Context: one part of a larger RNA
RNA sequence: CCCUCGUUAAGGAACUCGGCAAAUUAUCCCCGUAACUUCGGGAGAAGGGGAACCCGCGUCCGUGUAGACUAGAAACGGUCGAGGCGGGAGCGGGUCGCAGAGAAAAGGCCCAAGCGACUGUUUACCACAAACACAGGUGCCUGCUAAAGCGAAAGCUGACGUAUAGGUGCUGACACCUGCCCGGUGCUGGAAGGUUAAGGGGAGCGCUUAGUCGCAAGGCGAAGGUGUGAACUGAAGCCCCAGUAAACGGCGGCCGUAACUAUAACGGUCCUAAGGUAGCGAAAUUCCUUGUCGGGUAAGUUCCGACCCGCACGAAAGGUGUAACGAUUUGGGCGCUGUCUCAACGAGGGACCCG
Numbered sequence: 001c002c003c004u005c006g007u008u009a010a011g012g013a014a015c016u017c018g019g020c021a022a023a024u025u026a027u028c029c030c031c032g033u034a035a036c037u038u039c040g041g042g043a044g045a046a047g048g049g050g051a052a053c054c055c056g057c058g059u060c061c062g063u064g065u066a067g068a069c070u071a072g073a074a075a076c077g078g079u080c081g082a083g084g085c086g087g088g089a090g091c092g093g094g095u096c097g098c099a100g101a102g103a104a105a106a107g108g109c110c111c112a113a114g115c116g117a118c119u120g121u122u123u124a125c126c127a128c129a130a131a132c133a134c135a136g137g138u139g140c141c142u143g144c145u146a147a148a149g150c151g152a153a154a155g156c157u158g159a160c161g162u163a164u165a166g167g168u169g170c171u172g173a174c175a176c177c178u179g180c181c182c183g184g185u186g187c188u189g190g191a192a193g194g195u196u197a198a199g200g201g202g203a204g205c206g207c208u209u210a211g212u213c214g215c216a217a218g219g220c221g222a223a224g225g226u227g228u229g230a231a232c233u234g235a236a237g238c239c240c241c242a243g244u245a246a247a248c249g250g251c252g253g254c255c256g257u258a259a260c261u262a263u264a265a266c267g268g269u270c271c272u273a274a275g276g277u278a279g280c281g282a283a284a285u286u287c288c289u290u291g292u293c294g295g296g297u298a299a300g301u302u303c304c305g306a307c308c309c310g311c312a313c314g315a316a317a318g319g320u321g322u323a324a325c326g327a328u329u330u331g332g333g334c335g336c337u338g339u340c341u342c343a344a345c346g347a348g349g350g351a352c353c354c355g
């Protein structure tokens, strides 16, 4: 010097990103216990008091001796039960110590806010959470050889189930709610018209040549074969017409206006499928920003309550609340302490030195 412990004057978070770590608290009995609340809770809330041993007093429970009572023909019994033994709490008096839950084991508490309702689950080995799940809500698919899934298939799961069932997506207890837009994309339905494949169809054109024409070069060219191939016909789909947002998604701009000023209930205009409703709001979202005001502090970029100018909240990628719950996050307080002012001493084990 390092590790693991113990104690500490005065102060008591001044430490620090942050009370991290440590300390406090801790058992049983009694008293007492707030807001809030889903009336269950919150709650061991908080906050207090008592606890050993001896004697005495009365008392309760168990055991059951002597004994008493009692049924029965009898045997076997039943009920009670002095004393004794065991156990429990209570009251009064006394004794000792610094200390009586004498050791060990053994909750610190409160206030406010965010998030997630809750118990649960998770990154085996840096993340335990606000993430996942969840009961509940809701959309879509599925009528049974179900839909869906695995599998070239047979077949199996679904299910020896049958729409109060099964699959799948989103949301996530509960309470109050969940606004407008179907123009785009998707899905569902529709079928008149347009477009449209293979196939059907085969007009026309080409090659070939028996023949024929020509002095020749060569021309024409039936049937057959062969190549190509127009019109016409031809489904779904797409175009098209509707519906659908707890489907993917989206939810404006400029200008003017009131008898102080300011502001604009009001008006004008442009654009859109429609222009953000309720609620919330400097928020786990606010750039400017340490916004402004209030609270808390002597002093507060954090925190709480408001305001609304929402860079860029917003309604099941749910909105806003919410008791209970949380090894969750944030701010404050009481208690407590070597976290600190500021360090000291001690114990054990190392390092180090000598052998």
Base pairs, nucleotide, nucleotide: 001350002349003348004347005346006345007344008343010341011340014339019336027051028050029049030048031047036041038173052095053094054093055092056091057090059088060087061086062085063084067080068079069078070077096100108334109333110332111331112330113329114328115326116325120132121131136171137170138169139168140167141166142165148157149156150155174321175320176319177318179251180250181249184248185247186244187243188242189241190240193239194238195237199233200232204228205227206226207225208224211220212219213218252270253269254268255267256266279313280310291307292306293305294304295303